[in-house]
SAM riboswitch aptamer (S box leader) from uncultured Croceitalea sp., 109 nucleotides, folded computationally. Of the family's consensus pairs, 94% are formed in the model. The sequence was found by an Rfam model in a public genome assembly.

């Protein structure tokens, strides 16, 4: 790092360190930030993909339920919104769906 599936409007922050940048990328927009940003390191924590009980059961690569010891992963805003693609309205716009990028997991070369 190309693939493949399934999630992305819910949730859940303190403290050191650092010292001006951040929101994945280009563009516009808006926003967080010296009342201290990213990154780095502890600590809690959220979730429940992976797992771990049970229970149905067409006997599994399925479903429900409950759990959190572990593997990742997350802990401002919808993937922070638009961008192209279809439809609809009361059309310098707006609403709704879907695409593409993206981010995560699990699987796989």
């Nucleotide at each position: 790092u190309a693939g493949u599936u399934a999630u992305c409007a819910a949730g859940a922050a303190a403290g050191g360190u650092g010292g001006a940048g951040g929101g994945a990328u280009u563009a516009g927009a808006c926003c967080c930030a010296u009342u201290g940003a990213a990154g780095c390191c502890u600590u809690a924590g959220c979730a429940a993909c992976c797992c771990u009980u049970u229970g149905u059961u067409c006997c599994a690569u399925a479903c429900a339920a409950a759990g959190a010891a572990g593997g990742u992963g997350c802990u401002a805003a919808a993937u922070u919104c638009u961008a192209c693609c279809u439809g609809c309205c009361g059309g310098u716009g707006g609403c709704a769906g879907g695409a593409a990028g993206g981010a995560u997991a699990a699987c796989a070369g």